[in-house]
Molecule: FMN riboswitch aptamer (RFN element)
Organism: Anaerolineaceae bacterium
RNA sequence: AAAGUCCUUCAGGGCAGGGUGAGAGAGUACGCUCUCAAUUCCCGAUCGGUGGUGAUAACCCACAAGCGCUGCAAUGCGCAGAUCCGGUGAAAUUCCGGGGUCGACGGUACAGUCCGGAUAAAAGAAGGUUUAA
Numbered sequence: 001a002a003a004g005u006c007c008u009u010c011a012g013g014g015c016a017g018g019g020u021g022a023g024a025g026a027g028u029a030c031g032c033u034c035u036c037a038a039u040u041c042c043c044g045a046u047c048g049g050u051g052g053u054g055a056u057a058a059c060c061c062a063c064a065a066g067c068g069c070u071g072c073a074a075u076g077c078g079c080a081g082a083u084c085c086g087g088u089g090a091a092a093u094u095c096c097g098g099g100g101u102c103g104a105c106g107g108u109a110c111a112g113u114c115c116g117g118a119u120a121a122a123a124g125a126a127g128g129u130u131u132a133a
Base pairs, nucleotide, nucleotide: 004130006128007127008126009125010124017043018042019041023036024035025034026033027032045113046112047103048102049063050062051061052060058101059100066079067078068077069076083099084098085097086096087095105116106115107114
């Protein structure tokens, strides 16, 4: 004193405002009227884990989370999202400008944003401990 071992802590955000009314209830002169009613539908609004990168990323690459299979377990394998143009520059699908796209599972009037598993788990980050040549 590095890799490594062990321990501790940390480790994601988001529906403002409006429209419609499936459905439920009340009244009724049985024609209808009134009230409640989707953060999910429509308009619109809003959010973006971790590591990498010749230059800063939700969309480039990879990982985590999620689902399935295998196995006592560890692990491994597979599935599963989305970007273009212009400008500057040595270099940017990462910056600036403009246009667009994506987002697990269960619940519920169909959900990236509500409720739930989750005061959970992980990628990883910080600190400490121990330690060979």